[in-house]
RNA sequence: GCCGACGUAGCUCAACGGCAGAGCGAGGGAUUCAUAAGCCCUAGGUUGGAAGUUCGAGUCUUCCCGUCGGCA
Numbered sequence: 001g002c003c004g005a006c007g008u009a010g011c012u013c014a015a016c017g018g019c020a021g022a023g024c025g026a027g028g029g030a031u032u033c034a035u036a037a038g039c040c041c042u043a044g045g046u047u048g049g050a051a052g053u054u055c056g057a058g059u060c061u062u063c064c065c066g067u068c069g070g071c072a
Base pairs, nucleotide, nucleotide: 001071002070003069004068005067006066007065010024011023012022013021018055026042027041028040029039048064049063050062051061052060
């Protein structure tokens, strides 16, 4: 340099073009003499950035940035 995959919560990952979620983690509650486990609740997101298409974009298209892989 060329080609491909990926980028969503602190971490690991979901999400037919139609309300952005789960697990873990964090905070709180209840329980216990106390702790742990288990149980209940809560918070946490400009879906990498910018444009385009669409009534509507995490999802489709283009460009840019980043990570990984392949080829040279």